[in-house]
RNA sequence: AGAGUUUGAUCCUGGCUCAGGAUGAACGCUAGCGGCAGGCUUAACACAUGCAAGUCGACGGGGAACAGGGAGCUUGCUCCGCUGACGACCGGCGCACGGGUGCGUAACGCGUACAAUUUACCUUUUACAGGAGAAUAGCCCAGAGAAAUUUGGAUUAAUGCUCCAUGGUAUUGAUUGAUCACCUGAUCGAUUAAUUAAAGUUCCGACGGUAAAAGAUGAGUAUGCGUCCUAUUAGUUAGUUGGUGAGGUAACGGCUCACCAAGACGACGAUAGGUAGGGGUCCUGAGAGGGAGAUCCCCCACACUGGUACUGAGACACGGACCAGACUCCUACGGGAGGCAGCAGUGAGGAAUAUUGGGCAAUGGAGGCAACUCUGACCCAGCCAUGCCGCGUGCAGGAAGACGGCCCUAUGGGUUGUAAACUGCUUUUAUACAGGAAGAAACGUACCCACGUGUGGGUACCUGACGGUACUGUACGAAUAAGCACCGGCUAACUCCGUGCCAGCAGCCGCGGUAAUACGGAGGGUGCAAGCGUUAUCCGGAAUCAUUGGGUUUAAAGGGUCCGUAGGCGGAUUGAUAAGUCAGAGGUGAAAUCCCACAGCUUAACUGUGGAACUGCCUUUGAUACUGUUAGUCUUGAGUUAUAUGGAAGUAGAUAGAAUGUGUAGUGUAGCGGUGAAAUGCAUAGAGAUUACACAGAAUACCGAUUGCGAAGGCAGUCUACUAAGUAUAUAAUGACGCUAAUGGACGAAAGCGUGGGGAGAGAACAGGAUUAGAUACCCUGGUAGUCCACGCCGUAAACGAUGGACACUAGUUGUUGGAUUAUUACAGUAGGCGGCUAAGCGAAAGCAUUAAGUGAACCACCUGGGGAGUACGAUCGUAAGGUUGAAACUCAAAGGAAUUGACGGGGGCCCGCACAAGCGGAGGAACAUGUGGUUUAAUUUGAUGAUACGCGAGGAACCUUACCUGGGCUUAAAUGUAGAUUGCAUAACUUAGAAAUAGGUUUUCCCUUCGGGACUCUUUACAAGGUGCUGCAUGGUUGUCGUCAGCUCGUGCCGUGAGGUGUCGGGUUAAGUCCCAUAACGAGCGCAACCCCUAUCGUUAGUUGCCAGCGGGUCAUGCCGGGGACUCUAGCGAAACUGCCGGUGUAAACCGAGAGGAAGGUGGGGAUGACGUCAAAUCAGCACGGCCCUUAUGUCCAGGGCUACACACGUGUUACAAUGGUCGGUACAAUGGGCAGCUACCUGGCAACAGGAUGCUAAUCUCCAAAGCCGAUCCCAGUUCGGAUCGGAGUCUGCAACUCGACUCCGUGAAGUUGGAUUCGCUAGUAAUCGUAUAUCAGCAAUGAUACGGUGAAUACGUUCCCGGGCCUUGUACACACCGCCCGUCAAACCAUGGAAGCUGGGGGUAUCUGAAGUACGUCACCGCAAGGGGAGCGGCCUAAGGUAAAACUAGUAACUGGGGCUAAGUCGUAACAAGGUAACC
Repeated sequence: AGAGUUUGAUCCUGGCUCAGGAUGAACGCUAGCGGCAGGCUUAACACAUGCAAGUCGACGGGGAACAGGGAGCUUGCUCCGCUGACGACCGGCGCACGGGUGCGUAACGCGUACAAUUUACCUUUUACAGGAGAAUAGCCCAGAGAAAUUUGGAUUAAUGCUCCAUGGUAUUGAUUGAUCACCUGAUCGAUUAAUUAAAGUUCCGACGGUAAAAGAUGAGUAUGCGUCCUAUUAGUUAGUUGGUGAGGUAACGGCUCACCAAGACGACGAUAGGUAGGGGUCCUGAGAGGGAGAUCCCCCACACUGGUACUGAGACACGGACCAGACUCCUACGGGAGGCAGCAGUGAGGAAUAUUGGGCAAUGGAGGCAACUCUGACCCAGCCAUGCCGCGUGCAGGAAGACGGCCCUAUGGGUUGUAAACUGCUUUUAUACAGGAAGAAACGUACCCACGUGUGGGUACCUGACGGUACUGUACGAAUAAGCACCGGCUAACUCCGUGCCAGCAGCCGCGGUAAUACGGAGGGUGCAAGCGUUAUCCGGAAUCAUUGGGUUUAAAGGGUCCGUAGGCGGAUUGAUAAGUCAGAGGUGAAAUCCCACAGCUUAACUGUGGAACUGCCUUUGAUACUGUUAGUCUUGAGUUAUAUGGAAGUAGAUAGAAUGUGUAGUGUAGCGGUGAAAUGCAUAGAGAUUACACAGAAUACCGAUUGCGAAGGCAGUCUACUAAGUAUAUAAUGACGCUAAUGGACGAAAGCGUGGGGAGAGAACAGGAUUAGAUACCCUGGUAGUCCACGCCGUAAACGAUGGACACUAGUUGUUGGAUUAUUACAGUAGGCGGCUAAGCGAAAGCAUUAAGUGAACCACCUGGGGAGUACGAUCGUAAGGUUGAAACUCAAAGGAAUUGACGGGGGCCCGCACAAGCGGAGGAACAUGUGGUUUAAUUUGAUGAUACGCGAGGAACCUUACCUGGGCUUAAAUGUAGAUUGCAUAACUUAGAAAUAGGUUUUCCCUUCGGGACUCUUUACAAGGUGCUGCAUGGUUGUCGUCAGCUCGUGCCGUGAGGUGUCGGGUUAAGUCCCAUAACGAGCGCAACCCCUAUCGUUAGUUGCCAGCGGGUCAUGCCGGGGACUCUAGCGAAACUGCCGGUGUAAACCGAGAGGAAGGUGGGGAUGACGUCAAAUCAGCACGGCCCUUAUGUCCAGGGCUACACACGUGUUACAAUGGUCGGUACAAUGGGCAGCUACCUGGCAACAGGAUGCUAAUCUCCAAAGCCGAUCCCAGUUCGGAUCGGAGUCUGCAACUCGACUCCGUGAAGUUGGAUUCGCUAGUAAUCGUAUAUCAGCAAUGAUACGGUGAAUACGUUCCCGGGCCUUGUACACACCGCCCGUCAAACCAUGGAAGCUGGGGGUAUCUGAAGUACGUCACCGCAAGGGGAGCGGCCUAAGGUAAAACUAGUAACUGGGGCUAAGUCGUAACAAGGUAACC
């Protein structure tokens, strides 16, 4: 110091979350030791038991129990207070301290500062202490009562009580002198009057007593400043505020009372409500701050709850009293007792907090002369990892890198890991034994010294709970001692197995649906360590309430506008003052704490000593720049005046024309009107149209505009009256009179409300007609309120420039409007207003930019994640509608702004394509073939499923194939290899069972040899099986599609905070990101094109198996032969085409021309070639491959069946429906390709399929080998001489086999079909159409398929409006899984919190009233008492706690019913929003 999380990515705004520190903590797992601290945060709930405040005999009467002594004698009893010790009693002092708790208290309670009153014990000083008296407790006697307790009588003392005396540096009054000030007074003296004191004990040392003064300590009180939240608490107050007098107090004071006055407090927050002890300090933080108030210290308050006083120096008193109340206990039922928020302890509550311990040895306290006694204060110990600190659990060597575990690419390697074993060493700690502290100084006792009988000092002795503890030594032996959390990112640390959106994890993001580094386990690792994690809370990070240190155009946020009160701020200059401000000095800021230094415990924590600090408050002395105050002055801010001026500025009145509607009358006839198209509506009772006249209300065309005016809302025909504001210029006078503005006031569109008018047009509601699945809408026909006027309310708008008003400053440029100067108009400059574009600067960016969103300073308003919600409750305003103010529970991890790249749009522009159009031929109807779905089945194996599956994988299912089904078998079964050993039993033939596989039987037994051996084969050993089972969403490879579309990118540079952009855009051009021009881009790559192949022309070379023109030979005939290379052809090499030439257009690229030439002309035609990528596209069944699964089976062998089923639906084809045709006869012309288990000439037989012979060919040699066409004949428009399905019969061929289930031939049979609905497909030239041929696969074939080949050979394209697809640019977006997107509301279901509500149940406080204990002072007092006093009891009235009653308010809980809200993978209905979202959206 930051990080994660909104997005496809970016920048910003903004919330949520994390990393740090801390705790009186709790919980989980674990645990060796010690030191120092800490330990009921909850029920101020209730408490059994013990202890926590006594002491003094040097106050007294005395002397109970005990002990000593003495006496008496009866020798075990009595007596003597004589002594020690001392129960109970009188008296003194203490009990008001110490200890506990935090209920109450928002207060002079606390903190800080400052002023005045009182103070026992203590210190210092001064003075004094004379005399007298009456009681009482105890003791004794007698009672009452269960007890607690208590009554009567007799007697007695004091440092108890009373009286008299003395008395001043005391108090009060009077008189008077001096000093200071002079408004009142203060200080110091003198004189006089009145009023009050005392106590003794005694060992003669001492301790006490009284009065006064001072100090110290403690306490009480006044005051300034500071001290929580709520305004959804705005008014409060009657002794209240003040005065006079009196009383009271230690003291001031309405503290109390009488009288008088009417004040006092409050927006600088009174009053009310809620919460809370305050501070030093503690935690955190860089600090400022924020949070807390445990332990320790100071103050306060309280002591079961409430009230009251007494005593006393001090209390309204924790372990005192009285009364009331609640509760508990005892009781003989009559009556009594009690108060742990002291220390332990118990119950209860709670997540949770300890021993009914030891000791007064130390420190401190009370009493005492002292010894001493008391002390749950305190010192110690016990329990608890609650925290902080320290130590240990070994150290060194040791590689066969052991065993085991885990992992892997696995005959091996990695890791655990120098870790272990093993060797050597050490002994902190634990254990055992032994020794063993400091804390102790005093007091006291004894002795000594100094000086002043006492004080001070010295020596010796006495006293330790902790504790035989700390510590030390010896022995022993690695011996006694490691866990917890985490390992996806944040955040250090990774693999395997299991699980399979299950179980589970999670602080946030999120993980888990069969390869999970995120769940669970393991191995390994990381972090911390006697602890580690989790939970809770606080601060930090959070500049996320911003003083330091934020914002408000669009993210949350400027009030609708103006006026103006308080308040805040304020021009120039001079003087005074010194409040703020600054400086010096003084006081205070307790100690502890924090910080620094040093020191003590072995170190540290801890503790001690010293310093610094405590940023504060007060007093005082100075300074005077600035601010304030005050006294002057000034003119620039502000306002006043005059002149001029423009304007839809306002209010009131008058008036004008056009349009519309209505009425009347005329002309006139059948429609009008309306729409996308219609209908409702109007109209023959005369509409609409047209003409004339009349009336009505509302609004003001043109001018008119980025125009003008106004504070805003807003304002528009013309004229008049009244009123207001602005601007410019000028002089004069005023002299800061200013700015802003909470609360307040005024104005304030539209809609709405009230009263009364008015009502033409248009028009919520409503009605009808359409549209639609519906249409409570959009469209149409009507139409009420309202719109208009007057008066009165309402008070809100996307009231917007989404931009508060005012001031100053900071570059320009270009329009426009109104002035003044100038002037003929103008230009320039000037000061106002309204606009555009740009610089600096600012901004997240878009943008703003002298009209700031720039730079400054002052004031006001407002904001702090989204939703809930501008909602609820309360208050207030309003007739109402509603407005203003304005939450919470709950819920989410986002919501949002700007910009970027894509994608999309029922957005736009440009362009292309058999995309449409123009044509030709088809499909969809029929029959059949084939594929698919579905159904069926034992099985109908399986994959492919919009385009991009469906004559597809399959380029060939009778068995095999075959993966499927049924049945029967096998379990190392096949093949191969290596290394051994071994056999010639093997093999083969025949035969039995069987469906076969298989099982059994009989016969037969090897070949070559260079004799070394080898080949083959059997058996056997060892090592390696197999799977068409799953996952194409784990993969490789291959493929389809967009698309042969023109795109996709990179380097450097530049622009931008960035994602990104530029380049690649623009103007042209092209088939093309093809090329040219322009240009912050310049270049380059993959694509395009070209290079490659075929084809079209020619040349050249070479002529065999090809060719044959000329020459020769030969045949019925044929390149058949000799020859030939001319031609065709074959196949090598070349040429040729490049917009090269011409003309035109154009800057160029390029285009145009039926141009020339040419075989071919503008990529000549065709093929191969498929950029970056998209579809988790297809394929694990072609192959390969990870993982998972099966192993007498999901492997493998065999037979049979199935893949060929068949109501049906779809795709792709074939054949047709005929005359451009069918049938018959004759006849002509190809190319590609194939051939030895083959193609087969030719001959013979058969009607034919084919069969039997025979020959050539391993192929330019032989062979397979054409049909449409052409020439004739016939058919004559029919279900036919069309069409051929289906079926019957007879055959041929292949094959082990033709039933399921082959093809072909012949004879017979002769179905549907007469050109095909909506819709849809292909094709732009050697193309479509049509005609045959060949081949692969293959024994044969279901081939009408596929792939090739040639023959014949068209029509049409005006054109790009529309459909589809694509490319580029631009625009909008709330989409990014990208429109098959996103998303809204009702209803239904579950859950959650909340509002209202008849009522019900509590709580605290106040008011009124009744009753009223104890108690102080007062009055009275017939009883008691009297030595004395303000005597006691009683009675009275006053006040009051508690209690009763009454009404109202506040607050909390609950509630039938009810309202909306939130939330919840797959409910219903629609489709409101986002694109022009299909009616632009929104307020």
Small-subunit ribosomal RNA from an uncultured prokaryote, 1483 nucleotides, folded computationally. Model confidence (mean pLDDT): 81 of 100. Rfam family: Bacterial small subunit ribosomal RNA.